[in-house]
Molecule: Bacterial RNase P class A
Organism: Binatus sp. (SeqCode)
RNA sequence: GGAGUGAGUCGGGCGAUCGCUUCCUGAACAGGGAAGAGGAAAGUCCGGGCUCCAUAGGGCAGGAUGGCCGUUAACGGCGGCGCGGAGCGAUCCGCGGAAAGUGGCACAGAAAAUACACCGCCCGAAAGGGCAAGGGUGAAAUGGCGGGGUAAGAGCCCACCGGCGCGCGAGUGAUCGUGCGCGCAUGCCAAACCCCAUCCGGAGCAAGACCAAAUAGGAGGCUGAGCGGCCCGCUCUUAAGGCCUCGGGUAUGGUCGCAUGAGCCGGCGAGUAAUCGACGGCCUAGAGGAAUGAUCGCCGCCCGCAAGGGCACAGAACCCGGCUUACAGACUCACUCCGGUC
Numbered sequence: 001g002g003a004g005u006g007a008g009u010c011g012g013g014c015g016a017u018c019g020c021u022u023c024c025u026g027a028a029c030a031g032g033g034a035a036g037a038g039g040a041a042a043g044u045c046c047g048g049g050c051u052c053c054a055u056a057g058g059g060c061a062g063g064a065u066g067g068c069c070g071u072u073a074a075c076g077g078c079g080g081c082g083c084g085g086a087g088c089g090a091u092c093c094g095c096g097g098a099a100a101g102u103g104g105c106a107c108a109g110a111a112a113a114u115a116c117a118c119c120g121c122c123c124g125a126a127a128g129g130g131c132a133a134g135g136g137u138g139a140a141a142u143g144g145c146g147g148g149g150u151a152a153g154a155g156c157c158c159a160c161c162g163g164c165g166c167g168c169g170a171g172u173g174a175u176c177g178u179g180c181g182c183g184c185a186u187g188c189c190a191a192a193c194c195c196c197a198u199c200c201g202g203a204g205c206a207a208g209a210c211c212a213a214a215u216a217g218g219a220g221g222c223u224g225a226g227c228g229g230c231c232c233g234c235u236c237u238u239a240a241g242g243c244c245u246c247g248g249g250u251a252u253g254g255u256c257g258c259a260u261g262a263g264c265c266g267g268c269g270a271g272u273a274a275u276c277g278a279c280g281g282c283c284u285a286g287a288g289g290a291a292u293g294a295u296c297g298c299c300g301c302c303c304g305c306a307a308g309g310g311c312a313c314a315g316a317a318c319c320c321g322g323c324u325u326a327c328a329g330a331c332u333c334a335c336u337c338c339g340g341u342c
Base pairs, nucleotide, nucleotide: 001338002337003336004335005334006333007332008331009330010329012299013298014297015296016295017294018293020036021035022034023033024032025031038313042324043323045322046321047320048319049318050204051203052202053201057232058231059230060229062200063199064198065197066196067081068080069079070078071077082095083094084093085092086091096195097194101193102192103189104188105187118135119134120131121130122129123128143161144160146158147157148156162184163182164181165180166179167178168177169176170175208256209255210254211253218246219245220244221243222242223241224236225235226234263282264281265280266279268277269276270275300311301310302309303308
């Protein structure tokens, strides 16, 4: 210098004027002061807090997850490790069970698994028989490779590798190492049904609570209610309550929930790390048809000859931890490979 890999940061800046929302001050809808979108606020895909229904209980059904060990409020997230695969490498991708059962395997191919032989090889005059080494098909072909053996061949026999079974050793464990035995059964698919293990009650801030206003103890019918997949069980109520229809009254309002929280920043300590602990500092939108905007000046970047135009993706709605997706441009750190020079 070039080519890459993995993490991360920013994502126009400053000032003025006029507005908008909330809060503080103030008697005041005057005036003054303070704060006011994001890394994804998004998709709503997971997990949790919170609220109500039983402090959410048992079973079935259903759903989710899936190497091991940690981490956490929890997770399908994250970290470390193991095994397999890709890459020269940094690094990246994948992960229960196919010897429980059922089922599937298009096209091509002889054959897609209780089997089978197109070309081919061998014996034979032929009929016929032996074979599966080689060719060919396919996403996938009945252990691989070498030697022996044979008419030709074949775990038929042998060594090594692989596989299976049983030990021993190391490790918390996934797993690894090693010894002995067995010629080798068991093709692939579980994002096919299924099996195993673990976890999961339902509804959601229009949850839900309170206040104000109004009222009638109306008529008729049905019936216990809570429990939203089903059953059990539990709680409340023993004549109230609930539901439907008809006819009416009042309202179609306000307050809380609602931002002090698994919070943010800083260095320190424990740990390989995810993460955790103590200390110090900080308070940082809170609407309810929904504020966060507009104009001007200077500067930065991009387009354009210029005048001028533009500044990625996008925009809070109870809150938080993740994942995924979108993103012009700029920058930082660590590492790998190649080339050059000293």